Predicted 3D model of a 73-nucleotide RNA (transfer RNA) from Succinivibrio sp. Model confidence (mean pLDDT): 82 of 100. Rfam family: tRNA. Rfam links the family to the GO term triplet codon-amino acid adaptor activity.
């Protein structure tokens, strides 16, 4: 330098032939307990790496770009 992959909640990961984004764990609140842990219940938490384009509508399609990983040279 070229090619491919990954980027989504604090962490690990789903998701979709375009239609208001989910799980587990963690944290928080409550119940239980003399108290803690465990257990049970509950609510909250995300401009889907960034910037554009297409579209009535984009996490999803297209382009560029950033970081990381792998391969080729």
């Nucleotide at each position: 330098g070229c090619u491919g992959g990954u980027a989504u909640a604090g962490c690990u990961c789903a998701g979709u032939a375009g239609g208001u984004a989910g799980a587990g764990c963690a944290a928080c609140u409550g119940a239980u307990u003399c108290g803690u842990a465990a257990u049970c219940a509950g609510g909250a938490g995300g401009u889907c790496g960034c910037a554009g384009g297409u579209u009535c509508g984009a996490u999803u399609c297209c382009u560029g770009u950033u970081a990381c990983c792998a391969g080729c040279a």